[in-house]
RNA sequence: CGGGCUGGCCGGGCGACCGCGCCACACCGGGCUCACGCCGGGUGUGUCGAGGAAGGUCCGGGCUCCGCAGGGCAAGGUGGUGGGUAACGCCCACCCGGGGCAACCCGCGGGACAGUGCCACAGAGAGCAGACCGCCACAUCGGUUCGCCGAUGCGGUCAGGGUGAAAGGGCGGUGUAAGAGACCACCAGCGGCCGGGGCGACCCGGCCGGCUCGGCAAACCCCACCUGGAGCAAGGCCAAGAAGCCACCGAGAGGUGGUGCGCGCACGUUCGAGGGCUGCUCGCCCGAGUGCGCGGGUAGGCCGCUCGAGCCCAUCGGCAACGGUGGGCCUAGAUGGAUGGUCGCCCUUGCUGCCGGCUACGUGCAGCGAGACAGAACCCGGCCUAUUGGCCAGCCCGUCCC
RNA sequence: GUGGGCGUAGCUCAGCUGGUAGAGCAUCGCGUUGUGGUCGCGAGGGUCGCGGGUUCAAGUCCCGUCGCUCACC
Numbered sequence: 001c002g003g004g005c006u007g008g009c010c011g012g013g014c015g016a017c018c019g020c021g022c023c024a025c026a027c028c029g030g031g032c033u034c035a036c037g038c039c040g041g042g043u044g045u046g047u048c049g050a051g052g053a054a055g056g057u058c059c060g061g062g063c064u065c066c067g068c069a070g071g072g073c074a075a076g077g078u079g080g081u082g083g084g085u086a087a088c089g090c091c092c093a094c095c096c097g098g099g100g101c102a103a104c105c106c107g108c109g110g111g112a113c114a115g116u117g118c119c120a121c122a123g124a125g126a127g128c129a130g131a132c133c134g135c136c137a138c139a140u141c142g143g144u145u146c147g148c149c150g151a152u153g154c155g156g157u158c159a160g161g162g163u164g165a166a167a168g169g170g171c172g173g174u175g176u177a178a179g180a181g182a183c184c185a186c187c188a189g190c191g192g193c194c195g196g197g198g199c200g201a202c203c204c205g206g207c208c209g210g211c212u213c214g215g216c217a218a219a220c221c222c223c224a225c226c227u228g229g230a231g232c233a234a235g236g237c238c239a240a241g242a243a244g245c246c247a248c249c250g251a252g253a254g255g256u257g258g259u260g261c262g263c264g265c266a267c268g269u270u271c272g273a274g275g276g277c278u279g280c281u282c283g284c285c286c287g288a289g290u291g292c293g294c295g296g297g298u299a300g301g302c303c304g305c306u307c308g309a310g311c312c313c314a315u316c317g318g319c320a321a322c323g324g325u326g327g328g329c330c331u332a333g334a335u336g337g338a339u340g341g342u343c344g345c346c347c348u349u350g351c352u353g354c355c356g357g358c359u360a361c362g363u364g365c366a367g368c369g370a371g372a373c374a375g376a377a378c379c380c381g382g383c384c385u386a387u388u389g390g391c392c393a394g395c396c397c398g399u400c401c402c
Numbered sequence: 403g404u405g406g407g408c409g410u411a412g413c414u415c416a417g418c419u420g421g422u423a424g425a426g427c428a429u430c431g432c433g434u435u436g437u438g439g440u441c442g443c444g445a446g447g448g449u450c451g452c453g454g455g456u457u458c459a460a461g462u463c464c465c466g467u468c469g470c471u472c473a474c475c
């Protein structure tokens, strides 16, 4: 200098004007009340006011309500080892396998001697293998230059050809009619035993064995471990409330208070409908109402709500994820849903022209553009996805120079 | 907030337990007819929404993602 790998960070800045939301304070006028006071409205001032993903809703938790005698059967998820964490399918470190010259990257990475199933097409044969071609022995027939050749039949053979993703180890030799782990040496792989290292997954080495029995579980399944259900429209409080009924007041019309609705059909009240045990079932328990249709009422407020596994800095322990200690900080809470718009200057970047330069190009000037993805709604930890562009750090490979 | 379904030719859809992607309509060509339509014969046309993975092999299985759509409170 060129190419590449990995990790982290930023998410435009300043000013002016207009505008919005919450809260605090002040002022103005209003309602209720005897009053104290309370409630909501307007105006002004001031503080604060989106994110790295607030997104997708794919996992995990907090929180809230319901459930939590027992037996049986399902359903879903996770899947190397060790650690981190509130927890996880997340993160860190390591192991194994695969890719890359390397930095590094990828892996839903338990089990195929528990069982079932699948392996298309091609091919002779595809799962307790297989004889199409070829090779070889024997028999018969024919030919013969007497070396043998050809055809047919019956056998042997998996060494060679060919098919396929895959053909029951590889290579060399012995052996044989031709061959074959039939036998031998070496190598690969499997199983067993022993020794060493490591917390462990696993690794290294030695000996022995039968010679060698595919692949798919992101097919069913088996094994180990985990999982109760629902979700802030959770859940709690207050107010309001039509018809009917009841009570009281009233001669009546009506008023006040309470309850929280009315009508129809079907099934049912021990010959028991229906419901609960929040996947199902057995079993157990409750049990007088339940289901469907039509009609009517409500469509408000407050709490939950934001201080939390919180953020920043320093230091200590740890390879790291992370944890301990000390100090500092407070940082949106809307409910038709605020956080915006315009202008100016600067910044980053693209294009065009000018200028400079031999070219590559440029702390150069001017003009015209571009500045993304996207927006809280109970709160956190992750994952994934989107994102104009920019910055920083470490490492690898190649080339050149010293 | 919760839970489903779909995406395949220009259009509407098949393709279930993996094995060389099909049908109808539409398009084009030829024939029939004096011409057009109808009818008959034939042909072309596919990123299987997208990106990875498992497998010998993926429209199909798994993961992620994009879009459309339905139901319930």
Stems, first nucleotide, its partner, number of pairs: 001398010012346007020049002023046006030039003051373001055384002058382005063231004070282004075227005080094005095109001096107004110222002115220002117216003132161002134157003138153006169187002172184003188212001190209008235303004244259006261295007274286004310329008347371008355362002403474007412427004421458001429445005451467005
Two RNAs folded together computationally: RNase P RNA and transfer RNA, 475 nucleotides in total. The prediction has a mean pLDDT of 77. Rfam match: Bacterial RNase P class A. The family's RNA type in Rfam is ribozyme.